The RNA shown here (c-di-GMP-I riboswitch aptamer) has 84 nucleotides and comes from a Planctomycetota bacterium. Of the family's consensus pairs, 95% are formed in the model.
RNA sequence: CCACGACAACGGCAAACCAUCCGUGAGGGUGGGACGCAAAGCCAUGGAUCCGCUUCAUCAAAGGCGGACUGCCAGGCUACCGAA
Numbered sequence: 001c002c003a004c005g006a007c008a009a010c011g012g013c014a015a016a017c018c019a020u021c022c023g024u025g026a027g028g029g030u031g032g033g034a035c036g037c038a039a040a041g042c043c044a045u046g047g048a049u050c051c052g053c054u055u056c057a058u059c060a061a062a063g064g065c066g067g068a069c070u071g072c073c074a075g076g077c078u079a080c081c082g083a084a
Base pairs, nucleotide, nucleotide: 004082005081012037013036017032018031019030020029021028022027035071041077042076043075045074046073047072049068050067051066052065053064054063055062
C1' cells in the first nucleotide's frame, strides 16, 4: 500500500413509529426515537420496486414520457482503526 473485518479502540450513521413542514403522488426536510449498519459516506450508471401523466383498450395488463428510491441488488469514487 492492497485485500480483509475482531467479544479491539476512537467514534459515526440512524429503521419503524411520533410531531411538524413540502409534494398530485411515490416520497423528502427538521426534531424526537433506535431496528440495525464496517462504508447505513458520496454518485440515480444498470436492474428491481413504487408514483404521476399518456397511448392502446371492455376492465386490466402491456407500451411511451417524466419522477421517487442507494438502509432492495449490482457498479463507480472516497474514508477511521488495525487483530487474524
The sequence was found by an Rfam model in a public genome assembly. Lineage of the source: Bacteria > Pseudomonadati > Planctomycetota.